[in-house]
RNA sequence: GGGGGUUUGGUUCAACGGCAGAACAAAGGUCUCCAAAACCUUUGAUGGGGGUUCAAUUCCCUCAACCCCCG
Numbered sequence: 001g002g003g004g005g006u007u008u009g010g011u012u013c014a015a016c017g018g019c020a021g022a023a024c025a026a027a028g029g030u031c032u033c034c035a036a037a038a039c040c041u042u043u044g045a046u047g048g049g050g051g052u053u054c055a056a057u058u059c060c061c062u063c064a065a066c067c068c069c070c071g
Base pairs, nucleotide, nucleotide: 001070002069003068004067005066006065007064010024011023012022013021018054026042027041028040029039030038047063048062049061050060051059
């Protein structure tokens, strides 16, 4: 230099172009003599910018970070 992949709550992962979800973690509560476990509730996210579309996590362009391959 060329090609490809990944980027979503604190973490690991889902999501035919049509309500952004799960588990774990965190906070609060129930239970208990106390704690743990269990159960209930709550908080919290689409890497940045632009475009297409009635509507974008999803499609297109660009930038950034990380990983792989070729030279």
The RNA shown here (transfer RNA) has 71 nucleotides and comes from a Minisyncoccota bacterium. Rfam family: tRNA. Its family is annotated with triplet codon-amino acid adaptor activity in the Gene Ontology. Rfam classes the family as a transfer RNA. The RNAcentral record of the sequence draws on ENA. The coordinates come from a structure-prediction model, not an experiment, and the mean pLDDT is 84.